RNA sequence: GGACCAUCCAGAGCGGCCGAGAGUCCUGGCUCCGCGACGCCGCAGCAACCCCCCUCCCGCGAGGGCGUGGGUGCUACCGCCAGGUCCGAUGGAGA
Numbered sequence: 001g002g003a004c005c006a007u008c009c010a011g012a013g014c015g016g017c018c019g020a021g022a023g024u025c026c027u028g029g030c031u032c033c034g035c036g037a038c039g040c041c042g043c044a045g046c047a048a049c050c051c052c053c054c055u056c057c058c059g060c061g062a063g064g065g066c067g068u069g070g071g072u073g074c075u076a077c078c079g080c081c082a083g084g085u086c087c088g089a090u091g092g093a094g095a
Base pairs, nucleotide, nucleotide: 004092005091006090007089008088013043014042015041016040017039021032022031023030025084026083027082028081029080044075045074046073048072049071050070051069054067056065057064058063079087
């Protein structure tokens, strides 16, 4: 990088740096943005997926469960909306 599975209307923001576009792409809308958006970093938070490692519980055991621990992720708007493309993001499993 390609193929597979699941999810994408719950939840959760402050500070610093930067400096013009941003919300995946196309069309049409809507929205955010020099009162500094987007992005990056730090801290804080959320609890979606998972359990190699950690705590606790159940079981003789293989193993199962919980989350306060850990890994990844996330913290404007339904993935902003409609249509199109079957694209994108995240997690899992696996070669």